Small-subunit ribosomal RNA, central domain from an uncultured bacterium, 350 nucleotides, folded computationally.
Context: one part of a larger RNA
RNA sequence: CUGGGCGUAAAGGGCGCGCAGGCGGGCGGGAAAGUCUCUCGUGAAAGCCCACGGCUCAACCGUGGAAUUGCGGGAGAUACUACUCGUCUUGAGUCCGGGAGAGGAGUGUGGAAUUCCCAGUGUAGCGGUGAAAUGCGUAGAUAUUGGGAGGAACACCGGUGGCGAAGGCGGCACUCUGGACCGGUACUGACGCUGAGGCGCGAAAGCUAGGGGAGCAAACGGGAUUAGAUACCCCGGUAGUCCUGGCUGUAAACGCUGAGCACUUGGUGUAGCGGGUAUCGACCCCUGCUGUGCCGAAGCUAACGCAUUAAGUGCUCCGCCUGGGGAGUACGGUCGCAAGGCUGAAACUC
Numbered sequence: 001c002u003g004g005g006c007g008u009a010a011a012g013g014g015c016g017c018g019c020a021g022g023c024g025g026g027c028g029g030g031a032a033a034g035u036c037u038c039u040c041g042u043g044a045a046a047g048c049c050c051a052c053g054g055c056u057c058a059a060c061c062g063u064g065g066a067a068u069u070g071c072g073g074g075a076g077a078u079a080c081u082a083c084u085c086g087u088c089u090u091g092a093g094u095c096c097g098g099g100a101g102a103g104g105a106g107u108g109u110g111g112a113a114u115u116c117c118c119a120g121u122g123u124a125g126c127g128g129u130g131a132a133a134u135g136c137g138u139a140g141a142u143a144u145u146g147g148g149a150g151g152a153a154c155a156c157c158g159g160u161g162g163c164g165a166a167g168g169c170g171g172c173a174c175u176c177u178g179g180a181c182c183g184g185u186a187c188u189g190a191c192g193c194u195g196a197g198g199c200g201c202g203a204a205a206g207c208u209a210g211g212g213g214a215g216c217a218a219a220c221g222g223g224a225u226u227a228g229a230u231a232c233c234c235c236g237g238u239a240g241u242c243c244u245g246g247c248u249g250u251a252a253a254c255g256c257u258g259a260g261c262a263c264u265u266g267g268u269g270u271a272g273c274g275g276g277u278a279u280c281g282a283c284c285c286c287u288g289c290u291g292u293g294c295c296g297a298a299g300c301u302a303a304c305g306c307a308u309u310a311a312g313u314g315c316u317c318c319g320c321c322u323g324g325g326g327a328g329u330a331c332g333g334u335c336g337c338a339a340g341g342c343u344g345a346a347a348c349u350c
Base pairs, nucleotide, nucleotide: 003322004321005320006319007304008303012318014201015200016199017198021194022193023192025088026087027086028085029084030083033081034080035077036076037075038074039073040072041071042070049065050064051063052062053061054060091191092188093187094186095184096183097182098181103177104176105175106174107173108172109171110154115149116148117147118146119145120144121143125136126135162169163168206247207246208245209244210243211242215241216240220236221235222234223233258317259316260315261314262313263312266295267294268293269292270291271290272289273288274287275286276285299306300305323350324349325348332343333342334341335340
């Protein structure tokens, strides 16, 4: 080196782009590097192994053989792999025509509601709870009507509906912009897959500078509860939550299931696009592709369950696991303003 594994037992990297590397479609030609055959040289001797022999045997020793699985030269084979030349279109991509979508960024704008302010009506309560109290209110609250300010979030539609690589995305309009899908089959002609490092994206909380601040609300104060109550309940309330620039880089970042390709009975929903049938037409019915659910055959699985969206059957590439605790700790390195992140042990112990 070779093993067995990774949905729930230890184990899929949070996600993408991609250098190197690994792997890679059909046909024909060439050469012959890998590969295979033959042959030559070399692979010291001793030792190991086999046979025979010499010391009375053995150890020991002698002779011969085998082995030395390797390396080099030459001759040959050409299926496969690599190389090279040519060619092809099914993989991949481009183009044309369509429709769908909370995909992203920016600008503007709308209504409901909460809070606050002003004014009117109006009077003794309001609020809150299991019950209360703190709290608010005769300096006129709560309720109600009109006007105004401001911030944040977008009821219904709304749906195991849609979009996105993931994180994630939801009022409306416009501008800029990414991707996927369906149909056509015009073009390129293997241009592909994966991807150690690297680079980018990355919820919430947190940090930094400046703004903003309605509601909510860590911390904090008060009222209750209680043996206590540093809680659960109630009244308040600051960071924060929001915006702009920068940082952080984590998560039950989950489908706890890496990516790609191919193959393998079915049934039934749903979203987008197409074909056929039917019709005045939209429906209905049959059917193709893509996505998203449920139920289930074979098969798989320790079981649960998975089952054309595989956890089935195969191939390629990457990541990861190897008893529990110690410990995601210490030390070192590296990144960060910090908080801390990444990498990541051992003693000891069961």